Predicted 3D model of a 97-nucleotide RNA (Bacterial small signal recognition particle RNA) from Nitrospina sp. Its Rfam family is "Bacterial small signal recognition particle RNA". Gene Ontology terms of the family: signal recognition particle, plasma membrane targeting and SRP-dependent cotranslational protein targeting to membrane, signal sequence recognition. The family's RNA type in Rfam is non-coding RNA gene.
RNA sequence: UGUUGGGCCUCACGCAACGUGGCCUUGUGAACCCCGCCAGGUCCGGAAGGAAGCAACGGUAGCGAGUCGUCGCGGGUGCUGUGAGAUCCCCAACAAU
Numbered sequence: 001u002g003u004u005g006g007g008c009c010u011c012a013c014g015c016a017a018c019g020u021g022g023c024c025u026u027g028u029g030a031a032c033c034c035c036g037c038c039a040g041g042u043c044c045g046g047a048a049g050g051a052a053g054c055a056a057c058g059g060u061a062g063c064g065a066g067u068c069g070u071c072g073c074g075g076g077u078g079c080u081g082u083g084a085g086a087u088c089c090c091c092a093a094c095a096a097u
Base pairs, nucleotide, nucleotide: 001095002094003093004092005091006090007089009085010084011083012082013081014079015078016077018074019073020072021071022070023069024066025065026064027063028062034059035058036057042051043050044049
């Protein structure tokens, strides 16, 4: 001095954690302007039957909690990673002079 490999830097991908939302479990649950089902009672009818419908019961929207798990989104998070790029700053090896 040259070549090669690696480090440093950048990008992409992959994976992991973190944040957040959904699914899942559970509690509560829009007294009346949520749903269903409507005891009693009310109304129509001579009757048969029908109508509306309070309480109760079941459930939904919503609001809490939950341990993992699972799916999505996010980024100056991370790397035991993979590939590409930039530079010629650092290290090593080899070769030549």
NCBI's taxonomy places the organism under Bacteria, Pseudomonadati, Nitrospinota, Nitrospinales, Nitrospina.